[in-house]
C1' cells in the first nucleotide's frame, strides 16, 4: 500500500528553530499568516479508537480510568462542487479524506 467497520457540527497551548507560505487531491470561494506560514523539536494539553476495570453470554451496548499505542490541539473534515427535494433561504444523501481498530 489494499480491505471491512466506526467515528468526524464537541474539546485542547507555549516555547525554540525555520524564512512563505497554509487551510487532504482538483476548482471556485473564504479565511490564517512577516505582529512569522509550512516542518522539524520541547514542554503543556485535549479526547476516549486500541488498551486497562467493571458489567454481561469472557456478546453487543453501559458505566468508570487515563500508565501504554496512536491521534489531535483555527474556523463544521472553513463552505461549495456530484444526486434528489426545497425554491429567498437551504434539507437530506452520496463521494472523497482524515482517524482507530481487525484482516491481508
Nucleotide at each position: 500500500g489494499a480491505u471491512u467497520u466506526a467515528u468526524u457540527a464537541a474539546g485542547a497551548g507555549g516555547a525554540g528553530u525555520g524564512a512563505a507560505g497554509a487551510g487532504a487531491a482538483c476548482a471556485g470561494g473564504c479565511u490564517c499568516u512577516g505582529a512569522g506560514a509550512a516542518a522539524c523539536u520541547c514542554c503543556g494539553g485535549c479526547a476516549a479508537c486500541c488498551c486497562c476495570u467493571u458489567u454481561u453470554c469472557u456478546a453487543a451496548a453501559g458505566a468508570g480510568g487515563a500508565a501504554g499505542g496512536u491521534g489531535c490541539c483555527a474556523a463544521u473534515a472553513c463552505c461549495u462542487g456530484c444526486c434528489c427535494g426545497a425554491u429567498u433561504u437551504u434539507g437530506g444523501g452520496a463521494a472523497u479524506a482524515a482517524u482507530a481498530a481487525u484482516u491481508u
The prediction has a mean pLDDT of 86. A computed fold for a 104-nucleotide RNA from an uncultured Chlorobiota bacterium, annotated as SAM riboswitch aptamer (S box leader). Rfam family: SAM riboswitch aptamer (S box leader). Rfam describes the family as follows. The SAM riboswitch is found upstream of a number of genes which code for proteins involved in methionine or cysteine biosynthesis in Gram-positive bacteria. The sequence was found by an Rfam model in a public genome assembly.